The part of an RNA shown here (large-subunit ribosomal RNA, domain IV) has 330 nucleotides and comes from Nicotiana attenuata. The full RNA is in RNAcentral, with records from SILVA. Its mean pLDDT, the model's own confidence on a scale to 100, is 84. Lineage of the source: Eukaryota > Streptophyta > eudicotyledons > asterids > Nicotiana.

Context: one part of a larger RNA
RNA sequence: CCAUGUCGAAAGAACUCGGCAAAAUGACCCUGUAACUUUGGGAGAAGGGGUGCUCUCCUAUCCUUUGAUUAGGAAAGUAGCACAUACCAGGGGGUAGCGACUGUUUAUAAAAAACACAGGACUCUGCUAAGUGGUAACACGAUGUAUAGAGUCUAACACCUGCUAGGUGCUGGAAGAUCGGAAGGAGAAGUGUUAUAAUCUUUGAAUGAAAGCCUCGGUAAAAGGCGGCAGUAACUUUAACUGUCCUAAGGUAGCGAAAUUGCUUGUCGCAUAAGUAGCGACCUGUACGAAUGGCGUAAAGAUUGCCCCGCUGUCUCCGACAUGGACCCU
Numbered sequence: 001c002c003a004u005g006u007c008g009a010a011a012g013a014a015c016u017c018g019g020c021a022a023a024a025u026g027a028c029c030c031u032g033u034a035a036c037u038u039u040g041g042g043a044g045a046a047g048g049g050g051u052g053c054u055c056u057c058c059u060a061u062c063c064u065u066u067g068a069u070u071a072g073g074a075a076a077g078u079a080g081c082a083c084a085u086a087c088c089a090g091g092g093g094g095u096a097g098c099g100a101c102u103g104u105u106u107a108u109a110a111a112a113a114a115c116a117c118a119g120g121a122c123u124c125u126g127c128u129a130a131g132u133g134g135u136a137a138c139a140c141g142a143u144g145u146a147u148a149g150a151g152u153c154u155a156a157c158a159c160c161u162g163c164u165a166g167g168u169g170c171u172g173g174a175a176g177a178u179c180g181g182a183a184g185g186a187g188a189a190g191u192g193u194u195a196u197a198a199u200c201u202u203u204g205a206a207u208g209a210a211a212g213c214c215u216c217g218g219u220a221a222a223a224g225g226c227g228g229c230a231g232u233a234a235c236u237u238u239a240a241c242u243g244u245c246c247u248a249a250g251g252u253a254g255c256g257a258a259a260u261u262g263c264u265u266g267u268c269g270c271a272u273a274a275g276u277a278g279c280g281a282c283c284u285g286u287a288c289g290a291a292u293g294g295c296g297u298a299a300a301g302a303u304u305g306c307c308c309c310g311c312u313g314u315c316u317c318c319g320a321c322a323u324g325g326a327c328c329c330u
Stems, first nucleotide, its partner, number of pairs: 001325008010316001014314001019311001027051005036041001038156001052078003056074004060069003091309007098301001103115002119154007131140003157296001159294002162226003168222001169219005176214001178212001183207001187203004227245005254288001255285001266282005
């Protein structure tokens, strides 16, 4: 010096990206317990007190009594700094984001806000089902039958889920327009024969009009989209109001410097002596927004920010000791 431990005056997070690590809490009994809440919880909330031994007595049970018990209780006394005396053995509180939750995941650098989930919705499927595997036979679906099966999206619960069908999809339409597919074989040419025929080969009319595209509807919990420029109120500012252009329709409710905000450490407030962090507001949303879900939310989270109490060698600032190494001398 390294590793693993033990102890430490005063102060107590000043350390650090961050209380990482360590310390502290810890058992049982009694007491007491807030906001909020889906009334189940929160809750071991938080916060207090007790615990050894000796002796006396009481209760319960067994027993005819004496007595007995891993039982319960009361009073008195008493050694020690210390009585759950060692080991074992929750730190706690407040607030916000995310995802409801339990669960799953990158075997070997990521456990999460990612995946899943119950619940919700849409679409397809009438059974020889749709869908899937296979060249096929066949098999799964299913020894099931629309309260079933398959696919896609969302994600408990509460309140909700606005406008847009122009384009892309999907879906419907005995009409129309376009294009004219299979089928159909009149007939023709060649071949064939002495000749005609049949056969064979090559062509091929009338007729027939399918699907598709166009067109006309429907459909947004399909995939998507959801404006601009001017003027205007008796200080100023702002614009409920008005005009105009464009669009399929011009972003509704709710939220908003946000896991989204560039300018930005926006501005104000709280908290600190001091706060690019945090929380609460404001709205000027570069570029939130409603199942690519919007906004809330009790409980739970080895989740992610911020604050407080307790606690401490994390630090001020390092010291001593133990064990094992390294190292030095021989």